[in-house]
RNA sequence: GUAAGUUGGAUGGUCGCGUAUAGCAAGACCGAAAGGUAGCGUACGAGGAAAGUCCGGGCUCCAUAGAGCAAUGAUGCUUGAUAACGUCAAGUGAGGGUGACCUUAAGGAAAGUGCAACAGAAAAUAACCGCCAUGCUUUGCAUGGUAAGGGUGAAAAGGCGAGGUAAGAGCUCACCGUGAGAAUAGUGAUAUUCUCAGCCGUGUAAACCCCAUCUGGAGCAACACCGUGACUGGAGGUUAAGACUGCUCGUCAUCUCCUAUAAUGGUGGCAUGAGGCAUAUAGCAAUAUAUGCACUAGAUAAAUGGCUGUCCAAGACAGAACCCGGCUUAUAGACUUAC
RNA sequence: AGGGGCAUAGUUCAUCGGUAGAAUAAGAGUCUCCAAAACUCCAGAGCUGGGUUCGAUUCCUAGUGCCCCUGCCA
Numbered sequence: 001g002u003a004a005g006u007u008g009g010a011u012g013g014u015c016g017c018g019u020a021u022a023g024c025a026a027g028a029c030c031g032a033a034a035g036g037u038a039g040c041g042u043a044c045g046a047g048g049a050a051a052g053u054c055c056g057g058g059c060u061c062c063a064u065a066g067a068g069c070a071a072u073g074a075u076g077c078u079u080g081a082u083a084a085c086g087u088c089a090a091g092u093g094a095g096g097g098u099g100a101c102c103u104u105a106a107g108g109a110a111a112g113u114g115c116a117a118c119a120g121a122a123a124a125u126a127a128c129c130g131c132c133a134u135g136c137u138u139u140g141c142a143u144g145g146u147a148a149g150g151g152u153g154a155a156a157a158g159g160c161g162a163g164g165u166a167a168g169a170g171c172u173c174a175c176c177g178u179g180a181g182a183a184u185a186g187u188g189a190u191a192u193u194c195u196c197a198g199c200c201g202u203g204u205a206a207a208c209c210c211c212a213u214c215u216g217g218a219g220c221a222a223c224a225c226c227g228u229g230a231c232u233g234g235a236g237g238u239u240a241a242g243a244c245u246g247c248u249c250g251u252c253a254u255c256u257c258c259u260a261u262a263a264u265g266g267u268g269g270c271a272u273g274a275g276g277c278a279u280a281u282a283g284c285a286a287u288a289u290a291u292g293c294a295c296u297a298g299a300u301a302a303a304u305g306g307c308u309g310u311c312c313a314a315g316a317c318a319g320a321a322c323c324c325g326g327c328u329u330a331u332a333g334a335c336u337u338a339c
Numbered sequence: 340a341g342g343g344g345c346a347u348a349g350u351u352c353a354u355c356g357g358u359a360g361a362a363u364a365a366g367a368g369u370c371u372c373c374a375a376a377a378c379u380c381c382a383g384a385g386c387u388g389g390g391u392u393c394g395a396u397u398c399c400u401a402g403u404g405c406c407c408c409u410g411c412c413a
Base pairs, nucleotide, nucleotide: 001339002338003337004336005335006334007333009311010310011309012308013307014306015305017045018044019043020042021041023040024039028037029036030035047317051328052327054326055325056324057323058322059219060218061217062216073214074213075212076211077091078090079089080088081087092106093104094103095102096101107210108209112208113207114204115203116202128150129149130146131145132144133143134142135141136140158176159175161173162172163171177199178197179196180195181194182193183192184191185190223268224267225266226265227264228263232260233258234257235256236255237254238253242252243251244250276293277292278291279290280289281288282287312315340409341408342407343406344405345404346403349363350362351361352360357393366380367379368378369377386402387401388400389399390398
């Protein structure tokens, strides 16, 4: 210096906080109800990223006969891994580093469209200067040939050398590059060798686009269950009192009910999981299989804190909220292994 | 939880991938007895990192900050 991995202060005292509770107490308290709570004791109590919410799934509800297209969006070398992925592993090509090693959004520009400022003759139907030939009215002009040289630019029409030529030119040849085909090696991307083509047609698709593949929607405030229930609406009853109205009916009224309703309370979902650790086997690896072991955060205004003793290297980034696999970002110090 | 948008000069806003511009504020000057107004001049910026491209405020990506919208049961 490079790569991979581990750890993320240790150990006590004391006062508190959250959850559970087969212990003590079996009584008390809160609430309209469903339901909940307190005391003592005991046990346990944040992370490698709990973060960003960027992907993929589980789970739940909605939609859906089955299948397909379009649109939108995503992905884009090969093989493998996985529940799945835009993730991971091993490789290929390309690029970078003296090197160990690192990076890689890596299909198509000959399907079409667009863009390429300034400079420059020309930015893709190349002739400005120069070089060469011919003609003429000869310090030059015109016509033609020429992409070797000059100049411009980020980029200039395969590169370089030789032959060749009026001058030149893949015009011809060797080497290199490019493209096509075949053989060999490989599962494959691809590599090597041989043959052919002189290769006239630049770059850009993280510009539109084309091609191939994938994709039903919403999200734990999902969803399930138990309560209270205004206003309004509907159904039924009552005539005791009252209003329209002097009387009957009717309406208002009044009482009861509702798979109706604004609002609101509680319980579950909710912690054993595509999980973790160890060993063995298969594999380069990701990972898979088998056996064994342990399994103790679970809130809903939301718990991990305050004070303090000892030690050292003097402690970074940072706080769970349905769960899991990844990615990305933040991160002081210490340790291990290989090169 | 889901979705959308913004970040450019002190402030408010423009800008087709090719020299970042306007208004206003600030500063200096002219005018005026002195100010104000008016006129002239001057300085000043792409939120941060990485990539694509000859070239990036613009395209892609990661982050930072801010704003807006939507949503629960019987």

Two RNAs folded together computationally: RNase P RNA and transfer RNA, 413 nucleotides in total. The prediction has a mean pLDDT of 76. Rfam match: Bacterial RNase P class A. The family's RNA type in Rfam is ribozyme. Rfam links the family to the GO terms dimeric ribonuclease P complex, tRNA processing and ribonuclease P activity.